[in-house]
This record gives sequence, structure tokens and C1' cells, in this order.
RNA sequence: GGUCGUAUGGUCUAGUGGUUAUGACGCGUGACUCUGAAUCACGCAGCCUUGGUUCGAUUCCGAGUACGACCU
Repeated sequence: GGUCGUAUGGUCUAGUGGUUAUGACGCGUGACUCUGAAUCACGCAGCCUUGGUUCGAUUCCGAGUACGACCU
């Protein structure tokens, strides 16, 4: 330098154009307990940036950024 892939809460992850964006870990509060752990209930927190297509974009397209794989 070229080709390809990936980007979603603090971490991991589901989501083939319209639903309140899914689940787990985590964190907070409470219940339980002599205390703690475990368990249970409730809550917290997210679509990489920008532009385009569309009535409507996390999803499709272009560019950029970051990371990864391969080639040179």
C1' cells in the first nucleotide's frame, strides 16, 4: 500500500426496515440471614462518527475513525 471482516450500557451479547432495542455479568436499593455469601424482587446504564436512501434506519448504501485477519 491492497482486500476482507467487526464496531450495540462498565464487560460480553441478541436483534434480516416499524414492538418500550434482548439476555447475562456488573452496580444500587430492598427482602431473607446473628453477620456475610447464595437466592429472590425492583431499579440503573447502550446502537463508533458523518452524510445519503426511505413515510420510517441499530438494520440498507457512501465516506471517515478504531480494532482484527490475509496479501504485498

A computed fold for a 72-nucleotide RNA from Aspergillus sp. HF37, annotated as transfer RNA.
Rfam family: tRNA. The family's RNA type in Rfam is transfer RNA.
The RNAcentral record of the sequence draws on Rfam.